[in-house]
A computed fold for a 533-nucleotide part of an RNA from an uncultured bacterium, annotated as small-subunit ribosomal RNA, 5' domain.
Model confidence (mean pLDDT): 86 of 100.
It matches the Rfam family "Bacterial small subunit ribosomal RNA". Rfam links the family to the GO terms ribosome and structural constituent of ribosome.

Context: one part of a larger RNA
RNA sequence: AGCGAACGCUGGCGGCGUGGAUAAGACAUGCAAGUCGAACGAAGCUUUUUCCUUGGCAACAAGGAAAAAGUUCAGUGGCGAACGGGUGAGUAACACGUGGGAACUUGCCCUGAAGUGGGGAAUAGCCCAUCGAAAGAUGGGGUAAUUCCGCAUGUGAUCGAAAGAUCAAAGUAGGGGACCUGCAAAGGCCUUACGCUUCAGGAGAGGCCCGCGGCCCAUCAGCUAGUUGGUGAGGUAAUGGCCCACCAAGGCUAAGACGGGUAGCUGGCCUGAGAGGGUGGUCAGCCACACUGGGACUGAGACACGGCCCAGACACCUACGGGUGGCAGCAGUCGAGAAUUUUUCACAAUGGGCGAAAGCCUGAUGGAGCGACGCCGCGUGGAGGAUGAAGGCCUUCGGGUUGUAAACUCCUGUCACCCUGGACCAAGACUUUCAGCUUGAAUAAAGCUGGAAGUUUGAUUGUACAGGGAGAGGAAGGGACGGCAAACUCUGUGCCAGCAGCCGCGGUAAUACAGAGGUCCCAAGCGUUGCUU
Numbered sequence: 001a002g003c004g005a006a007c008g009c010u011g012g013c014g015g016c017g018u019g020g021a022u023a024a025g026a027c028a029u030g031c032a033a034g035u036c037g038a039a040c041g042a043a044g045c046u047u048u049u050u051c052c053u054u055g056g057c058a059a060c061a062a063g064g065a066a067a068a069a070g071u072u073c074a075g076u077g078g079c080g081a082a083c084g085g086g087u088g089a090g091u092a093a094c095a096c097g098u099g100g101g102a103a104c105u106u107g108c109c110c111u112g113a114a115g116u117g118g119g120g121a122a123u124a125g126c127c128c129a130u131c132g133a134a135a136g137a138u139g140g141g142g143u144a145a146u147u148c149c150g151c152a153u154g155u156g157a158u159c160g161a162a163a164g165a166u167c168a169a170a171g172u173a174g175g176g177g178a179c180c181u182g183c184a185a186a187g188g189c190c191u192u193a194c195g196c197u198u199c200a201g202g203a204g205a206g207g208c209c210c211g212c213g214g215c216c217c218a219u220c221a222g223c224u225a226g227u228u229g230g231u232g233a234g235g236u237a238a239u240g241g242c243c244c245a246c247c248a249a250g251g252c253u254a255a256g257a258c259g260g261g262u263a264g265c266u267g268g269c270c271u272g273a274g275a276g277g278g279u280g281g282u283c284a285g286c287c288a289c290a291c292u293g294g295g296a297c298u299g300a301g302a303c304a305c306g307g308c309c310c311a312g313a314c315a316c317c318u319a320c321g322g323g324u325g326g327c328a329g330c331a332g333u334c335g336a337g338a339a340u341u342u343u344u345c346a347c348a349a350u351g352g353g354c355g356a357a358a359g360c361c362u363g364a365u366g367g368a369g370c371g372a373c374g375c376c377g378c379g380u381g382g383a384g385g386a387u388g389a390a391g392g393c394c395u396u397c398g399g400g401u402u403g404u405a406a407a408c409u410c411c412u413g414u415c416a417c418c419c420u421g422g423a424c425c426a427a428g429a430c431u432u433u434c435a436g437c438u439u440g441a442a443u444a445a446a447g448c449u450g451g452a453a454g455u456u457u458g459a460u461u462g463u464a465c466a467g468g469g470a471g472a473g474g475a476a477g478g479g480a481c482g483g484c485a486a487a488c489u490c491u492g493u494g495c496c497a498g499c500a501g502c503c504g505c506g507g508u509a510a511u512a513c514a515g516a517g518g519u520c521c522c523a524a525g526c527g528u529u530g531c532u533u
C1' cells in the first nucleotide's frame, strides 16, 4: 500500500460498486422453459343461423340436431428445451493462452439453381373393459395431420474407370375477373406469403491435430505390452491403436520420464521505480461438473443441471404389494463457521424461445430491499464576541489553562423534515391512409422502403429533479500521548492489579498500570486481528 475480510467501540445523508471464501453438506415451500389453433382430430362452454318435436291462435318458451365463429383444457405434430443461469469438486491435461494445420460437421440465418406429382397405412386423444392404495398399467374398437410408408420424377448428389445403380418432398393462410365440377357449401384454376425437398456457396458456431508457454518434491530414477511402429479390416461427421487380427521390437527419460502433493486456465487484479513477487472474488473468454458411479437414446447439436435406464447412499409416501425425489438456478431453511443479504417488483427497457402477427413465457435481465463491506462526495453551521464568566484541572496560591471555546448578537439554509409541481429511460406496436419499388394477367392481394393522422405501452416512481416553508434547530466518535513516533500533568496502586509490536514499564514521588484534566492523529469512521507485496 492492498483485501469478497472478520472482531471491538461508534454511527447523519447520498451516489456507484460489492456480499456463502467454510460443508461440490442436507434441503421444507414457491417460482426459474415454454410456445404455436395460420400443422391436426375430438371434447366442454358461449354466441349466431337453420331444421325438427312439444306447448300455444300467434308472438314466443323448452328440448334435440346440424353448421359457422369465438374461447378453454388435455392429446398428436413442429420448433425450443444442448441457449441463458450456477459452481470450481475433478483436472498438471492440447485443460488453458498464443501461433499454425488438414481429414470434418453445421438446425435456425443469407445468396443461387431445381422441384413440390400420385397413392396408402398406423396411432394418441376418444369409447368400452380390466388390474392397482397410489404412481400408473393392460386388452379391445374406431379416427386426423406439416405423423409414418411405398410409387413416380431426378436439376442435382453419392458410389463407380465406364456402363450403370441408389437417394426427395407437406402442406397452411390471404386475395381473385373470366372459366370448370357442384343444388349449395366447397373445390379446381390464377396469384401472394410462410413452409417442405435436393444441391452448391456463405456467415456464424463446433469437432480434431501440432509448435511454444505457465506449480512444488529426486527423501519419486528408471517407466511402458495396445506399450511404439507397420499392413489389413472395423468405427466416426472426420484423422488416428480410437478398436481388432497379424507382423516387427520398439517408445519415453537427468533439457527430469514415471510416481507423489497441490491447483480450474486466461484477459486481468494487488504490490513494486522497474525487474520481479503474490493472486485468479466481482466483469469477460475457455474448460469441467450437476446426489455418487456407469450407460446409451433422441436430435443439426448432449452422452443432456430442472430428460431416460441401471447400481449405490440418503430422504419421503404406502393399504407393505410397491412408488417418489435430487437448489453447485432465484429467494429461503438447517448445519458447520470468525463470517456473507429479501421466501421482494416488473417484463416498461435490453436480450432469448415460440408464433404470420397480436401476444405468451423468461428468478436472464432491469429495478427496489438489507449490510459503513469498499470507494467517492456532502453535512453536523458561519461571522462577530473578554471583565478572558461559571464549572473542571493544575498551582510556587500570585496565577495559569480549558478558551473565542461557551453565553450573547447578527446571519446562512446544504442534508434530513413539511407542502406543491414533476420527469428522462419510449424505440416501438396497432388502426387508417398516401407515394415509390418488387412479384403478379390485374387499377385483387401480398411483401419491402419512406411519409402523414389517430390510439396506446414505465417495474423503478409520485422516485430523480425543480419551486416554496420552518428553524441552529435532528446529526461525532475512535485510537494514542516512555523511545521508535506527533502529543504531559495530577490522583490511585505499590513486582500487586495490570500494560506490551520491539526495547521494556510496575517493589511509595510511575509522562509506560487505572481514572481524571489537557494534548496529538484520523474522522462517519477509528482501532485490533489475519493474509499478500
Base pairs, nucleotide, nucleotide: 001532002531003530005529006528007527008526009525012378013377014376015375016374017373018371019370025334026333027332029331030330031329034079035078036077039076040075043072044071045070046069047068048067049066050065051064052063053062054061055060086289087288088287096213097212098211099210100209101208104206105205106204109202110201111200112199113198114197115196116195117151119149120148121147126141127140128139129138130137131136156167157166158165159164171194172193173192174191175190176189179188180187181186215261216260217259222252223251224250227249228248229247230246231245232244234242264286265285266284267283268279269278270277271276291312292311293310294309295308314325315324316323317322342368344367345366346365350364351362352361353360354359381411382410383409384408391402392401393400394399415474417469418468419467420466421465428456429455430454431453432452433451434450435449436448437447438446439445477522478521479520480519481518482503483502484501488517489516490515491514492513498505499504